[in-house]
RNA sequence: GGACCCGUGGUCUAGUGGUUACGACGCAACCUUGACGUGGUUGAAAUCGCUGGUUCGAUCCCAGCCGGGUCCA
Numbered sequence: 001g002g003a004c005c006c007g008u009g010g011u012c013u014a015g016u017g018g019u020u021a022c023g024a025c026g027c028a029a030c031c032u033u034g035a036c037g038u039g040g041u042u043g044a045a046a047u048c049g050c051u052g053g054u055u056c057g058a059u060c061c062c063a064g065c066c067g068g069g070u071c072c073a
Base pairs, nucleotide, nucleotide: 001072002071003070004069005068006067007066010025011024012023018056027043028042029041030040031039049065050064051063052062053061
């Protein structure tokens, strides 16, 4: 330098045009316990990497940029 893939709560991740973005772990409160843990219930936490475009509507499609990875040279 070229090709391809990925970027979504604290972490890992699902969702790939349509009303409220799924789940697990973690976290907080409550119940349970003598206490901790386990178990149960409830809750908080994501402007979906950034900027622009397409569209009635974008996490999703397109372009550029940023970051990470794999391969080729």
Overview
Transfer RNA from a Candidatus Pacearchaeota archaeon, 73 nucleotides, folded computationally. It matches the Rfam family "tRNA". About the family: Transfer RNA (tRNA) molecules are approximately 80 nucleotides in length.